[in-house]
Molecule: transfer RNA
Organism: Anaerolineae bacterium
Order: sequence, then C1' cells, then structure tokens
RNA sequence: GCCAAGGUAGCUCAGUUGGUAGAGCACUGGACUGAAAAUCCGGGGGUCACCAGUUCAAGUCUGGUCCUUGGCA
Repeated sequence: GCCAAGGUAGCUCAGUUGGUAGAGCACUGGACUGAAAAUCCGGGGGUCACCAGUUCAAGUCUGGUCCUUGGCA
C1' cells in the first nucleotide's frame, strides 16, 4: 500500500424488513444474616467512533475520515 471484519453502557456483546436503544457481569439502594458471601427485589448509567447525505424517521442505508484486528504484498 491492497483486501476483509469490526467500533453500541465501566467490561463482554445483542440489536440482520429503517420506527421510543437492550442482556449478562460490574456499580448502587433494599430484603435475608450476628456480620459477610450467595440468593431475591428495585435503581442509575449510552453524543450508538467522527463528519456529511438520503428519509417524516438512521445504531441500521450511502459517501468520506479516524482507530482496532486478521490476511496479502
């Protein structure tokens, strides 16, 4: 340099006819306990990498940029 896959919550990821952004773990409040752990009930947390375009409406479609991983040279 070329090709491919990927970038969504603190972490690992889902979201695949465009229609109000989710799960598990973590964090946090409570129950339980002598106290913890485990378990159970509840809660907070997201400019969906960035910029533009299409659309009534974009995480999702289109173009460009940046970054990560793998392959080729």